SAM riboswitch aptamer (S box leader) from Candidatus Brocadia sapporoensis, 123 nucleotides, folded computationally.
[in-house]
Order: sequence, then structure tokens, then C1' cells
RNA sequence: GUCUUAUCGAGAGUGGCAGAGGGACUGGCCCUGCGAAGCCACAGCAACCGGUCUUGUCCAGCUAAUAGAGUGGACGGGAUGCUGGUGCUAAUUCCUGUCUCGUGAUUUGGGAAAAGAUAAGAU
Repeated sequence: GUCUUAUCGAGAGUGGCAGAGGGACUGGCCCUGCGAAGCCACAGCAACCGGUCUUGUCCAGCUAAUAGAGUGGACGGGAUGCUGGUGCUAAUUCCUGUCUCGUGAUUUGGGAAAAGAUAAGAU
């Protein structure tokens, strides 16, 4: 980079360096010298993966036994922020683009996709 799956209406910022852009892209609309991007430090949010604890079902083994308790395994549920691996900390993914429902209507509104982001797995 490509493919698959899941999630995207919640949450969380200060300081230093720096010095003009940033919000993926389109069109909007915003943010920004009361300091953008980027880098650094510290702090925080979340809980995808991992860990730990707990619990249900099933299986194995143990047994005199179709046992019970305890043990191990598989698949689920719950809890926990845990010196773990990522991610994130303006605005719903800021809105939008394609299709569709609805409408007098090119407005407003609903739904689905596409695109994008992140994670896990595969290649």
C1' cells in the first nucleotide's frame, strides 16, 4: 500500500520552541498574530488489542461415580487504567458531495451508500 471486520451524536489541554497556516478532498462554513501547521515536555480522554480479577455454558481430566469441590481448555458476559501496544484531546467524521423517502419546491428533514479516520486480523 491492498483486502476483511468493527466503530465514528460521548469524552479529554496546558506550557515551551516556532512563526502562517489549518479543519483529508469538493463546495460551504469555521479556527487562527488573544499565535496555524510542526516539534518537545507534562497532563488528560477512551477502551480496539493485550493484561488482571470475576462469572455463565460446554468439554477434558480427576473420582468407586453421569458426581460435588478444586484444576485445565473453548466460547460468551461483567469489572478494572493496569509502568503494556495503538489512538485521540474546536465544531456530529464541522456540514456537504452519490442514491433514495418525503415536500408545491433546487429549501428544511429522514434513511442508505461513497469517501475518510481509528483498531484488529490477513496479504
The sequence was found by an Rfam model in a public genome assembly.
Of the family's consensus pairs, 94% are formed in the model.
The coordinates come from a structure-prediction model, not an experiment, and the mean pLDDT is 84.
It matches the Rfam family "SAM riboswitch aptamer (S box leader)". About the family: The SAM riboswitch is found upstream of a number of genes which code for proteins involved in methionine or cysteine biosynthesis in Gram-positive bacteria.